[in-house]
């Protein structure tokens, strides 16, 4: 990584159930039904928790198809069924063993991306550039005024005109760079250009066909394309595809009081008082319904164990062999005595498979460094 | 079995995810001789925990606590 095990052994009392034996005009109780006694066996978990998922099982509903809501969501596979579980594919993270992985769709639509940035799907603030627009300063050339020197002339200063060169402005380009931010119109290089840019080229991603290998998922290899409606978000609304009827054992079934209720008989005497008559009595039978309140549902099962066989495993078959809590106010604890590692979380309530939590410690087996 | 809540000392708010409020209490001034009441002006939060989605979670998802209700 993987799997195991949950103090142990003996004896007393103590509870829940089961089986066998005895058993009484027994006990409660209205009935169904339950209980007393002996003696045997037998009694919580790997999570019996959390109710998150799935299915049996029960009752309802249900032609048949849509809507609408949930719920999963690379591929294959196991399964009674799953959102579990195996095997893989493609990401991530470890030197490695190995681990995680809710992993369709962002050109079908629609929201939405605070603050900050110039712009959040759009755009030009800085910067970079211009056969551009105005002004302003330096330099220079060119004319023209004035000054100054003794003169041919020289010098200087002011204005105008023009020519480059820098500054700011105004307009255009651009999208490398700089900021901002989670995210800025594919990286990088290089040509090209006022500068610049997939505008062009090579690799690289990406998109498309195509051909091998594979059931696929998806890897590899070849050609084109020149990059576009090319940013994240779908555990946002919503598209695809699959797939669900609802509810739950207080589900449900079965028996079955009293009181209240329909019907029929009855004071001309009915049930009833052992069978018949005289007497005496005023209620008496049936039903429907299903309440206190019983029984069942409820422990033989998609079961355990072992051993073969299939398959990389999940699983799945065959064969022997075994029965393992079933309460209903609700059982498991106590006490000695003896060893230790000194005893963790935690107690079924209709079952099963999984997932998730808790969890003192121990053993076992592989592999990495 | 089967639903819902957790936000300030209390009692609730919070949409379709973008810097958490209200009332009440508390502190502090004023106002009154002086308390009350009234007026102003401040503090005070592990959004019950954990982990994920996401550029960013009270909010949205999974898991876990506690608590309330109903059968």
């Nucleotide at each position: 990584a993987g799997g195991g095990c949950a103090g142990a052994u003996a004896a007393u009392c103590g509870c829940g159930g089961c089986u066998g034996c005895a058993a009484g005009u027994g006990u409660c109780g209205a009935a169904a039904g339950a209980c007393c006694g002996c003696a045997g066996g037998u009694g919580a978990g790997g999570a019996a928790a959390g109710u998150c998922c799935g299915g049996g099982c029960u009752u309802c509903a249900c032609a048949g198809g849509g809507c609408a809501g949930g719920a999963u969501g690379c591929c294959g596979g196991u399964u009674a069924a799953c959102g579990g579980c195996c095997g893989g594919u493609g990401g991530a993270g470890g030197c490695a063993a190995c681990u995680c992985u809710a992993a369709g769709g962002a050109c079908a639509g629609u929201g939405c991306a605070a603050c900050a940035g110039a712009a959040a799907u759009a755009u030009a603030c800085c910067g970079c550039u211009a056969u551009u627009u105005u002004u302003g300063u330096a330099a220079c050339c060119a004319a023209a005024u004035u000054u100054u020197c003794u003169u041919u002339g020289a010098a200087a200063a002011u204005u105008u005109g023009g020519u480059u060169a820098c500054a700011a402005u105004a307009u255009a380009g651009u999208a490398a760079g700089g900021g901002u931010g989670g995210a800025a119109g594919g990286g990088c290089a290089g040509c090209u250009u006022a500068a610049g840019a997939g505008a062009c080229u090579a690799c690289c991603g990406c998109c498309u066909g195509c051909c091998u290998g594979g059931c696929a998922a998806c890897a590899g290899g070849c050609a084109g394309g020149g990059c576009a409606c090319a940013u994240g978000u779908a555990a946002a609304c919503c598209c695809c595809a699959u797939u669900c009827g609802a509810a739950g054992c207080a589900a449900g079934a079965c028996c079955g009081a009293a009181c209240a209720g329909a019907a029929g008989c009855g004071u001309u005497g009915a049930c009833g008082c052992g069978g018949c008559c005289c007497g005496c009595c005023a209620g008496c039978u049936u039903c429907a319904g299903g309440u206190u309140g019983g029984u069942c549902g409820c422990a033989u099962g998609a079961u355990c164990u072992g051993a073969c066989u299939g398959g990389c495993a999940a699983c799945a078959g065959u064969c022997a062999g075994g029965c393992u809590a079933g309460a209903u106010a609700g059982a498991u604890g106590a006490u000695u005595a003896u060893c230790c590692a000194c005893g963790a979380c935690a107690u079924a309530a209709c079952c099963c498979g999984g997932c998730u939590u808790a969890c003192c410690g121990c053993c076992c087996u592989g592999c990495u460094u | 079995g089967a639903g819902g809540c957790a936000u300030a000392g209390c009692u609730c708010a919070g949409c379709u995810g973008g810097u958490a409020g209200a009332g009440c209490a508390u502190c502090c001034g004023c106002c009154u001789c002086a308390c009350a009441c009234g007026c102003g002006g401040g503090g005070g939060g592990u959004c019950a925990c954990a982990g994920g989605u996401u550029c960013g979670a009270g909010u949205c998802c999974u898991g876990c606590u506690g608590u309330c209700u109903c059968c």

Predicted 3D model of RNase P RNA and transfer RNA as a complex of 440 nucleotides. It holds a member of the Rfam family "Bacterial RNase P class A". By type it is a ribozyme.